[in-house]
The RNA shown here (Guanidine-I riboswitch aptamer) has 104 nucleotides and comes from a Burkholderiales bacterium. The model forms 100% of the base pairs in the Rfam consensus. The coordinates come from a structure-prediction model, not an experiment, and the mean pLDDT is 77. Taxonomically the source falls in Burkholderiales (Bacteria, Pseudomonadati, Pseudomonadota, Betaproteobacteria). It matches the Rfam family "Guanidine-I riboswitch aptamer". A reference for the family is Reiss et al. (2017), "Structural Basis for Ligand Binding to the Guanidine-I Riboswitch", Structure.
RNA sequence: UUGAUGCGCGGCUAGGGUUCCGAUUCCCCAUGGGGAAUGACUGGUCCGAGAGCCGCCGGUCCCGCCAAAGCGGGGCUCCACGGAGGGACAAAAACCCGGGAGGC
Numbered sequence: 001u002u003g004a005u006g007c008g009c010g011g012c013u014a015g016g017g018u019u020c021c022g023a024u025u026c027c028c029c030a031u032g033g034g035g036a037a038u039g040a041c042u043g044g045u046c047c048g049a050g051a052g053c054c055g056c057c058g059g060u061c062c063c064g065c066c067a068a069a070g071c072g073g074g075g076c077u078c079c080a081c082g083g084a085g086g087g088a089c090a091a092a093a094a095c096c097c098g099g100g101a102g103g104c
Stems, first nucleotide, its partner, number of pairs: 006057001008056005015047002020044002022041001023038007058077008079099001081102001085097003
């Protein structure tokens, strides 16, 4: 100097809205229900990160055991500025288009 190194899976969080639950307000029947509205309602369910966290698998290198196949242990698996617009679900988002356009 060049090349390679899953841009993997799961759980969660920042964040997000309003189908469902709850909350609040109003209405109706009536003391227990029913209906409507509100997410400029902390919430539960729900969605949720390439550039957030944790774990797991995979990859690769080293060591040990083993005739071999393989097994066990350890290291590494980096970095990362970013619209506008569009899309899905009930809806929105830092989700998806997208490590895209563009910038450095």